Record summary: The prediction has a mean pLDDT of 77. This is a predicted structure of a 331-nucleotide RNA (Bacterial RNase P class A) from Ideonella paludis. Its Rfam family is "Bacterial RNase P class A". It is annotated as a ribozyme. RNAcentral holds the sequence, with entries from ENA. A source record names the gene rnpB. Lineage of the source: Bacteria > Pseudomonadati > Burkholderiales > Sphaerotilaceae > Ideonella.
RNA sequence: GGAGCAGGCCAGACCGCCGCCUGUGCAAGUGCCGAAAGGCCGCAUGGGAGGAAGGUCCGGACUGCACAGAGCAGCGUAGCGGGUAACGCCCGUCCACCGUAAGGUGCGGAUCAGAGCCACAGAGACGAGCCGGUUAAGUCCGGGUGAAACGCGGCAAUCUCUACGCGCAGCAACACCAAAUAGGCCAGCAUUGAAGCGGCUCGCUGAGCUGGCGGGUAGGUGGCAUUGAGCAGGGGUGGUAACACCCCAGCCCAGAGGAAUGGCGGUCACGCGGCAGGCUUCGCAAGAAGCCUGCUGUGCACAGAAUCCGGCCUAUCGGCUUGCUCCACAC
Numbered sequence: 001g002g003a004g005c006a007g008g009c010c011a012g013a014c015c016g017c018c019g020c021c022u023g024u025g026c027a028a029g030u031g032c033c034g035a036a037a038g039g040c041c042g043c044a045u046g047g048g049a050g051g052a053a054g055g056u057c058c059g060g061a062c063u064g065c066a067c068a069g070a071g072c073a074g075c076g077u078a079g080c081g082g083g084u085a086a087c088g089c090c091c092g093u094c095c096a097c098c099g100u101a102a103g104g105u106g107c108g109g110a111u112c113a114g115a116g117c118c119a120c121a122g123a124g125a126c127g128a129g130c131c132g133g134u135u136a137a138g139u140c141c142g143g144g145u146g147a148a149a150c151g152c153g154g155c156a157a158u159c160u161c162u163a164c165g166c167g168c169a170g171c172a173a174c175a176c177c178a179a180a181u182a183g184g185c186c187a188g189c190a191u192u193g194a195a196g197c198g199g200c201u202c203g204c205u206g207a208g209c210u211g212g213c214g215g216g217u218a219g220g221u222g223g224c225a226u227u228g229a230g231c232a233g234g235g236g237u238g239g240u241a242a243c244a245c246c247c248c249a250g251c252c253c254a255g256a257g258g259a260a261u262g263g264c265g266g267u268c269a270c271g272c273g274g275c276a277g278g279c280u281u282c283g284c285a286a287g288a289a290g291c292c293u294g295c296u297g298u299g300c301a302c303a304g305a306a307u308c309c310g311g312c313c314u315a316u317c318g319g320c321u322u323g324c325u326c327c328a329c330a331c
Base pairs, nucleotide, nucleotide: 001327002326003325004324005323006322007321008320009319010318012268013267014266015265016264017263018262020048021047022046023045024044025043026042029041031040032039033038050302054313055312057311058310059309060308061307062170063169064168065167074166075165076164077163078162079093080092081091082090083089094108095106096105097104098103109161110160114159115158116155117154118153126151130143131142132141133140174222175221176220177219184213185212186211187210188209189208195205196204197203228252230251231250233248234247235246236245237244238243270299271298272297273296274295275294276293277292278291279290280289281288282287
C1' cells in the first nucleotide's frame, strides 16, 4: 500500500420567531360543555421518538378466568456447561462443515422399541439372491454396482421414541363511575275507577300509576409511564466470558384518544451537483486528470412510540473509530 474479518459509535450543531402534546406549581370565574360521571379554558416552569420506535417471531411483567394431585392428548426445545425474571436469547467449550487466515455457520439426543423411505447403477437397498470358486451343507471365500451390500447399513429437517418446558386468553386484558330506551324485582295506590282528553266540572274511553332497587349499553375515569428485572456516570470485587455483587454522586426522563413531537429565518460544519479563477502533472498543441479558492443550488438513508420490559430478525444514504488476518513492497 492492497484485500478482508470481528466489534463499537454518529444519524448535523447553535440562535431567534411562530405553533402542537404533556408533567408540576400557582391562580381561579359560583366561567364553558355534559342529565350525571367527568372534561375544558389562564400564567409560570420542566419534558417531548428510534437505533431499529418496524415485523409482531420468541420470552416475561401485569390482568381476568380456570386450577387437589397424577396421567393422556397437543405445542415447543434438543452436544456439554454456565448466565438470566424468563427465553427458541446471551456466554464459554467440544464436534462437524466452509475459509490460506482473522473468522463464520449449526440441517449436533436416540435407528439395542416399531413403522416409512434409500434416486441412478445393481441380482438384491434389508426381502432376497447374480457371477466365479469351494464344502457334508446357501458351508465358506472372492467378484461386480453403489454414498451405503447383510454389518445390529444410512436417513430422525419422515412418523416415532427419550428428556425437559408449557393451563387459556390478552390493555379492544381488566377495575370503577354511569344516561336515555326496553325488560326485571320490591313497595304504595288503583274497577269503592288509575291514567288520558292542555286548568276545573260534566261526559267519553277503561287498567294501570307513583316511588325505590338492580344488571347491562352509550359516555367517562383508572389501568398508563414518579420508584423500578429503572436510567445514565465513576470506582471496586468475583468470573475466560455472558453476568453477578458492592460503594460514590446524579436523574425521574414522551405519551392520548387513530395518535403531539412541527414550520420559517440565520450562522457554522459536512456530503453531492453546477459555474468561475488559480496551481500541479502529462502533452508540440488541442486537451485530459487531480488539488485549492470563491460563488451558487440542494439536504435526500431506513423510518414515527400506542400497556410496559428483555431478545431475535428485517430495513438503513453517508461517515468516524478499535482490534485482528492474509498478500505485496521497503528498511